[in-house]
The RNA shown here (transfer RNA) has 74 nucleotides and comes from a Lentisphaeria bacterium. Rfam family: tRNA. Rfam links the family to the GO term triplet codon-amino acid adaptor activity. The coordinates come from a structure-prediction model, not an experiment, and the mean pLDDT is 80. The sequence was found in a public genome assembly.
RNA sequence: GGGCGUUUAGCUCAGUUGGUUAGAGCGCUACCUUCACACGGUAGAAGUCACUGGUUCGAAUCCAGUAACGCCCA
Numbered sequence: 001g002g003g004c005g006u007u008u009a010g011c012u013c014a015g016u017u018g019g020u021u022a023g024a025g026c027g028c029u030a031c032c033u034u035c036a037c038a039c040g041g042u043a044g045a046a047g048u049c050a051c052u053g054g055u056u057c058g059a060a061u062c063c064a065g066u067a068a069c070g071c072c073c074a
Stems, first nucleotide, its partner, number of pairs: 001073007010026004019057001028044005050066005
């Protein structure tokens, strides 16, 4: 330098043909339970869907560019 892949909650990851409100597990907070801790139960908080632009009535999803990370080739 060229090609490919990934980027969604603190972490690991889903997300169907573009469709109205974005989810799970773990973790975190409060409460219940316990002498206390753990386990368990209930409730809750936490997201510019990497960024910019475009297409569309409508974008996490499609297109282009940029960035970070990884793999392959030279």
Lineage of the source: Bacteria > Pseudomonadati > Lentisphaerota > Lentisphaeria.